[in-house]
């Protein structure tokens, strides 16, 4: 100097409706039973602190952590 930090994990989200998806977890269904399938549910201070805005995951400033690059 560049990129990134969002659910337990992997990741989305032109400044605008309640921040979503897959996997995982829980319940129901189905089966003699299990798995697969079908239905439903829980789970988030968007790293942290400020600012701009009617409204910020998104824009601005500071800070912290991780990875990479240059000297």
């Nucleotide at each position: 100097g560049c990129u990134g930090g969002u659910a337990g994990c992997u990741c989305a989200a032109c400044g605008g409706a309640c921040a979503g998806a897959g996997c995982g977890c829980c319940c129901c269904u189905u089966u003699c039973g299990c798995a697969a399938g079908g239905g439903g549910g829980a789970g988030g201070u968007u790293g942290c602190g400020g600012g701009u805005u009617c409204g910020a995951u998104u824009c601005c400033c500071g800070u912290u952590c991780a990875g990479c690059c240059c000297g």
Transfer RNA from Micromonospora sp. C97, 71 nucleotides, folded computationally. The sequence is in RNAcentral, with records from ENA. It matches the Rfam family "tRNA". Rfam classes the family as a transfer RNA. Rfam describes the family as follows. Transfer RNA (tRNA) molecules are approximately 80 nucleotides in length. Taxonomically the source falls in Micromonospora (Bacteria, Bacillati, Actinomycetes, Micromonosporales). Its mean pLDDT, the model's own confidence on a scale to 100, is 81.